[in-house]
This is a predicted structure of a 73-nucleotide RNA (transfer RNA) from Euzebya pacifica. Lineage of the source: Bacteria > Actinomycetota > Nitriliruptoria > Euzebyales > Euzebya. Rfam family: tRNA. It is annotated as a transfer RNA. Its mean pLDDT, the model's own confidence on a scale to 100, is 81.

RNA sequence: GGGGCUGUAGCUCAGUUGGUAGAGCACCUGCCUUGCAUGCAGGGGGUCCGGAGUUCGAUUCUCCGCUGCUCCA
Numbered sequence: 001g002g003g004g005c006u007g008u009a010g011c012u013c014a015g016u017u018g019g020u021a022g023a024g025c026a027c028c029u030g031c032c033u034u035g036c037a038u039g040c041a042g043g044g045g046g047u048c049c050g051g052a053g054u055u056c057g058a059u060u061c062u063c064c065g066c067u068g069c070u071c072c073a
Stems, first nucleotide, its partner, number of pairs: 001072005007066001010025004019056001027043005049065005
């Protein structure tokens, strides 16, 4: 220098014909216990990496950047 993949909750990740974003763990509250853990019930938390474009509408499609991984040179 060129090709491919990746970026979504604190962490690991889902999200297939474009239609107001979810799971597990973690966190908070309550119950249970002498107390802790486990268990049960409820709850909070997201400018979906940034910008622009298409569209009535974009996490999703197009373009340009940026981060990380990887292959070739």